Small-subunit ribosomal RNA, 5' domain from an uncultured bacterium, 494 nucleotides, folded computationally. The coordinates come from a structure-prediction model, not an experiment, and the mean pLDDT is 85.
Context: one part of a larger RNA
């Protein structure tokens, strides 16, 4: 010094912190929605009105749940530290791309189509779910037209370029309302993100010296958004190692943190970037963007439901539970605030986050009184028995009232509206010294000594070493140092 654990001991407050081991297995609840201003449709209630065999039924306006077609978002947030010695991180740099949502510019939005969930009939099945006939919509899906840029391409020009020019193939769009906005297509740049490439940094092991066959490099082809043995045929045989390849352990890296004077040495919790993973292995799908934690789809372990035919499931999200451990919290409250999705908006979500609970874990502040008080009271220890010391300590007087109790009043964080936090923090008022001291250590290092008790036992101990009948060193007592709502022990670093 500390993400600490342990003993003893604990007032009170602020700000942080809080599973370091089993990337062990999880019950239960929540952590990702949303948009009726894309779309067909409607249940339920509520007002008229008609039937009525009083059971209802229908019709006309309002209301609009649940689902469902669509769109955006689920790739952000948020957890982990398994794997990974590698362009994975750092840092400087490069050329062959991509990019919703934002922003700025130019053009543009024309015509037609055919379905399909939702309903509705009928079926299967214990369930999960699911089949078969039928209807019906869009910002879902085809077509056709148009498109000087945008993509491919003949052929020309020169200033040879990422260049213009001409010609030819190709290739778009969506509406919606509350009427003035939001959209939708094509392109061009920007932001902001991201993908790929390089130099040069980035632990131990020589009791690991050779390693490699797409290996290494051509050249044509596929493939990507893009270069590339990235994949592929053929050709050449080559690359890489003592400035440690290849192997083997070991680790997520960094800004930083500790520590020191520094230079270096260890660390990489918390909070910030980047990476990597999501029960284990593999896949590829949507998509701008994943090879997707709270999708899919094969395997494998497990684990749970079953009418045994077949299913379901993944907390390294918040919280909580077994286990494991020396050890690490509540199955809280709020979306007020900040931030994020959606949605014109009003609002909805949101365990991101604000708070709060729990803990002396750690940092920094306060209190546990203050003055005064000698017959130096008792009492305990020592004693040469005269007396010393506890010790102004105590009592008793005189005050004070921080903290905390008890009453009131009550914010800032919020811009008009809105505050979980919280009747909080603060602010007045009252009682009353009242409720709040403890831990180690006293041989030398090293700061503080005498009695008993014991007798190489019992025990101490970091070192040196104490104890065998007068132990300042074990035990207890007074007595003192020393640090305090902490005091020591124990482990690690420096």
């Nucleotide at each position: 010094a500390c993400g600490a654990a342990c003993g003893c001991u604990g007032g009170c407050g602020g700000c942080a912190u809080g599973c370091u081991u089993a990337a062990c297995a999880c019950a239960u609840g929540c952590a990702a929605g949303u948009c009726g201003a894309a779309c067909g449709g409607g249940a339920u209630c509520c007002g008229g009105g008609g039937c009525u065999u009083c059971g209802g039924c229908c019709c006309c306006g309002g209301u609009g749940a649940g689902a469902g077609u669509g769109g955006c978002g689920g790739a952000c947030g948020g957890g982990u530290g398994a794997g990974u010695a590698a362009c994975g991180c750092g840092u400087g740099g490069g050329a062959a791309c991509c990019u919703g949502c934002c922003c700025a510019g130019u053009g543009g939005u024309g015509g037609g189509g055919a379905a399909u969930a939702a309903c509705c009939g009928c079926g299967g099945g214990a369930a999960a779910c699911u089949g078969c006939g039928g209807c019906u919509a869009a910002u879902a899906c085809c077509c056709c037209a148009u498109a000087c840029g945008c993509c491919c391409u003949u052929g020309g020009c020169c200033u040879u370029g990422c260049g213009c020019c001409c010609g030819g193939g190709g290739g778009a769009a969506a509406g919606a309302u509350u009427c003035a906005u939001c959209g939708c297509c094509a392109u061009u740049g920007g932001a902001g993100g991201g993908g790929c490439c390089c130099g040069c940094g980035u632990c131990g092991g020589a009791u690991u010296a050779g390693g490699u066959a797409g290996u290494u490099g051509g050249u044509g082809g596929g493939g990507u958004a893009a270069u590339g043995g990235c994949c592929u045929a053929c050709c050449a045989a080559g690359c890489c190692g003592g400035c440690g390849a290849u192997c083997c352990g070991u680790a997520g890296c960094u800004g930083g943190u500790c520590u020191g004077a520094g230079a270096g040495g260890a660390u990489g919790a918390u909070c910030a970037g980047c990476c990597a993973c999501a029960c284990u292995g593999g896949g590829a799908c949507u998509g701008a963007g994943a090879u997707a934690c709270g999708g899919c789809c094969c395997a494998g372990a497990c684990u749970c439901c079953u009418a045994c035919g077949g299913g379901a499931g993944g907390c390294a999200g918040c919280a909580g539970u077994g286990g494991g451990g020396a050890a690490u919290a509540u199955u809280g409250g709020a979306c007020a605030a900040u931030g994020g999705g959606c949605g014109c908006a009003a609002g909805c979500c949101u365990g991101a986050u604000c708070c709060a609970g729990c803990a002396a874990u750690g940092c920094c502040g306060c209190g546990u009184g203050a003055g005064u008080g000698a017959a130096g009271a008792a009492g305990g220890c020592c004693u040469u028995a005269g007396g010393g010391u506890u010790g102004u300590a105590a009592a008793g007087c005189u005050c004070u009232u921080u903290c905390g109790c008890c009453c009131g009043c009550g914010a800032c964080g919020a811009u008009g509206a809105u505050g979980a936090c919280g009747g909080u923090a603060g602010c007045g008022g009252g009682a009353g010294a009242a409720g709040a001291a403890g831990c180690c250590c006293c041989g030398g290092c090293u700061a503080a000594c005498u009695c008993c008790g014991u007798g190489c036992c019992a025990g101490c101990a970091g070192c040196c070493g104490c104890g065998g009948u007068a132990a300042u060193a074990c035990g207890g007592a007074g007595g003192g140092g020393g640090c305090u709502a902490g005091c020591g022990u124990u482990g690690u670093u420096c």